[in-house]
RNA sequence: CCAGCCGCCUGGACGGCCGCCGCCACGCACGCCUUCGGGCUGGCGCGGGGGAGGAAAGUCCGGGCUCCACAGGGCACGGUGGUGGGUAACGCCCACCGGCCGCGAGGCUAGAGCCAGUGCAGCAGAAAGCAAACCGCCGCGCUGCCGCGAGGCAGCAGGUAAGGGUGAAACGGUGCGGUAAGAGCGCACCAGCGGGGCGGGUAACCGUUCCGGCUAGGUAAACCUCACCGGGAGAAAGCCCGCAUAGGAAGGGAUGACGCGGCCCGCGUCGCUAGAACCUUCGGGUAGGGCGUUCGAGGUCGCCGGCGACGGCGACCCUAGAGACAUGGUCGUCACGUUCCCUUCGGGGAACGCCACAGAACCCGGCUUACAGGGCGACUGGGGAU
Numbered sequence: 001c002c003a004g005c006c007g008c009c010u011g012g013a014c015g016g017c018c019g020c021c022g023c024c025a026c027g028c029a030c031g032c033c034u035u036c037g038g039g040c041u042g043g044c045g046c047g048g049g050g051g052a053g054g055a056a057a058g059u060c061c062g063g064g065c066u067c068c069a070c071a072g073g074g075c076a077c078g079g080u081g082g083u084g085g086g087u088a089a090c091g092c093c094c095a096c097c098g099g100c101c102g103c104g105a106g107g108c109u110a111g112a113g114c115c116a117g118u119g120c121a122g123c124a125g126a127a128a129g130c131a132a133a134c135c136g137c138c139g140c141g142c143u144g145c146c147g148c149g150a151g152g153c154a155g156c157a158g159g160u161a162a163g164g165g166u167g168a169a170a171c172g173g174u175g176c177g178g179u180a181a182g183a184g185c186g187c188a189c190c191a192g193c194g195g196g197g198c199g200g201g202u203a204a205c206c207g208u209u210c211c212g213g214c215u216a217g218g219u220a221a222a223c224c225u226c227a228c229c230g231g232g233a234g235a236a237a238g239c240c241c242g243c244a245u246a247g248g249a250a251g252g253g254a255u256g257a258c259g260c261g262g263c264c265c266g267c268g269u270c271g272c273u274a275g276a277a278c279c280u281u282c283g284g285g286u287a288g289g290g291c292g293u294u295c296g297a298g299g300u301c302g303c304c305g306g307c308g309a310c311g312g313c314g315a316c317c318c319u320a321g322a323g324a325c326a327u328g329g330u331c332g333u334c335a336c337g338u339u340c341c342c343u344u345c346g347g348g349g350a351a352c353g354c355c356a357c358a359g360a361a362c363c364c365g366g367c368u369u370a371c372a373g374g375g376c377g378a379c380u381g382g383g384g385a386u
Base pairs, nucleotide, nucleotide: 001382002381003380004379006377007376008375009374010373012334013333014332015331016330017329018328020051021050023048024047026045027044028043031040032039033038053357057368058367060366061365062364063363064362065234066233067232068231072265073264074263075262077230078229079228080227081226082096083095084094085093086092097111098109099108100107101106112225113224117223118222119219120218134164135163136160137159138158141156142155143154144153145152146151172190173189174188175187176186177185191215193212194211195210196209197208198207199206200205238291239290240289241288248282249281250280251279252278256270257269258268259267260266298317299316300315301314302313303312304311305310336353337352338351339350340349341348342347
């Protein structure tokens, strides 16, 4: 200098004028209430502080909170799946192990089980899960022919899977022996499978050595089996106050009604001769105000422990809360980017743009997706210089 891989940050700043929302404090005027002290809702003015994100997005996971509801067991259903940690928890994060890819830094991994069972793998091929014989090889055991004979040819019964062919894959590989011809049939080495010992590691696993039978394919992000986890709904959740109406009508109703995501058990509430609770249908009234609503598994900095995720201790900080949903407009300067010109190569000037993805709506921890431009750090490969 070129190429790559991993991690992180930022994503405009300042000032003037005008404008928006909320909180706190003060003052003013009005309305209502009052135990006459004052209180409540809204309005106006002045002052002080504050006012969107790294993803606010997707609604995919996990929770807090609220209600069903006092909330248990099972089935079905759904989710996760190597080991050890972190966390409130998780399908998240960290470290490590195994497998695959890459020269490498690194990346990916739905990574338990195929000797529980059932499936699937087109075509080709004899044959694709317990087998099978297309071309071949052997074959005097049987028959026929030739031959003096040894023997040869053909067919049958039988043996075989080493050679050839098909295929992604054909029931281990190489070599030697052996055989009628062959075959792990036997042996040596190797791979795989099962098991034992020793060593390392918390473990998943790794290394080494010994034994065995010769070999028990692939696929579970196929159905399935195993282990673990899992009630539901959702802020328009819910709670409180106020106003108004029709204490309306009909039906069901006692071995009753209703509730618990589906089903079962079980449990609970109400009711039991009644104008029932409750359920269904018809009809009528109201749509106002407040709480929830932002102090949190919170943030920042420092120290300590840990490979790390993270944890402990100390100090400091409070950082939107709307309700049809607020944070905008304009001017100037700087920064940044693009293009052009000049250059003493330090830089200077002009024009244009102000450009990315994109806006809370109960809150938090993650994941996933989107992102113009700019910056920082570590490492890898290649080339060159010293």
Predicted 3D model of a 386-nucleotide RNA (Bacterial RNase P class A) from a Planctomycetota bacterium. The organism belongs to Planctomycetota, within Bacteria. It matches the Rfam family "Bacterial RNase P class A". About the family: Ribonuclease P (RNase P) is a ubiquitous endoribonuclease, found in archaea, bacteria and eukarya as well as chloroplasts and mitochondria. Rfam classes the family as a ribozyme. Of the family's consensus pairs, 97% are formed in the model.